[in-house]
RNA sequence: CCCUGGAGAGAACCGGAUCACUUUGAUCAGGUCAUCGAAGAAGCAACCCGAUUGGGGAAUCUUUCAGAUAAAAAGGACAGGG
Numbered sequence: 001c002c003c004u005g006g007a008g009a010g011a012a013c014c015g016g017a018u019c020a021c022u023u024u025g026a027u028c029a030g031g032u033c034a035u036c037g038a039a040g041a042a043g044c045a046a047c048c049c050g051a052u053u054g055g056g057g058a059a060u061c062u063u064u065c066a067g068a069u070a071a072a073a074a075g076g077a078c079a080g081g082g
Stems, first nucleotide, its partner, number of pairs: 001082005010033001012032003016028005034069003040065001041063003047056003
């Protein structure tokens, strides 16, 4: 790099823009409250360095900044194969 598998949680509410339009529908970004943990980010146990208040230090743990929250699609830690 390629193939396969791959979870969780809102079809919430509020106005706005664009497109099509009779009702209305689709898309986009924003705000509010709630929720999720498996991109990323941050935190630390053993232990190590230092010397005594410090520094380093993993994860699927913790936080939820970012991200995400009908299905599908996309994304996806990680696992298996080439």